Transfer RNA from a Planctomycetota bacterium, 75 nucleotides, folded computationally.
RNA sequence: GCCAGAGUAGCACAACGGUAGUGCGCCGCUUUCGUAAAGCGGAGGUUACGGGUUCAAAUCCCGUCUCUGGCUCCA
Numbered sequence: 001g002c003c004a005g006a007g008u009a010g011c012a013c014a015a016c017g018g019u020a021g022u023g024c025g026c027c028g029c030u031u032u033c034g035u036a037a038a039g040c041g042g043a044g045g046u047u048a049c050g051g052g053u054u055c056a057a058a059u060c061c062c063g064u065c066u067c068u069g070g071c072u073c074c075a
Stems, first nucleotide, its partner, number of pairs: 001071007010024004018055001026042005048064005
């Protein structure tokens, strides 16, 4: 330099055009003499960034950035 994949909550990941969710973690409550476990509830999001298409975009298209993997050349 070229190609491919990835970027979504604190962490790991779903959602593949039509309400952004699950597990763990965090906070509260119940239970217990107390803790853990268990059960119930809650908070937490610029879906990397900027544009475009669409009635509607995390999702499709273009560009930029970052990460991962592969290929290759010159000096």